[in-house]
RNA sequence: GCCGAAGUGGUGGAAUUGGCAGACGCGCCGGACUCAAAAUCCGGUGAUGGCGACAUCAUGCGGGUUCAAGUCCCGCCUUCGGCA
Numbered sequence: 001g002c003c004g005a006a007g008u009g010g011u012g013g014a015a016u017u018g019g020c021a022g023a024c025g026c027g028c029c030g031g032a033c034u035c036a037a038a039a040u041c042c043g044g045u046g047a048u049g050g051c052g053a054c055a056u057c058a059u060g061c062g063g064g065u066u067c068a069a070g071u072c073c074c075g076c077c078u079u080c081g082g083c084a
Stems, first nucleotide, its partner, number of pairs: 001083007010026003019067001027045006046057004060076005
């Protein structure tokens, strides 16, 4: 230099037909149980603003297509694999 794969909340990881983004688990927070704790069970948990109802933003970064993009197209970055 060329080819291919991957990048999603704090973390692992779903969503693959383009149709409510974050299912499910872990972690964390609150509660139950206990003399106390562990284990177990129940509820909550992306960010920012707001007393609140809500609003805006959020899939590596920037653009494009579309009524609608994590998903399709273009460029770039990072990691991994292959070829030279």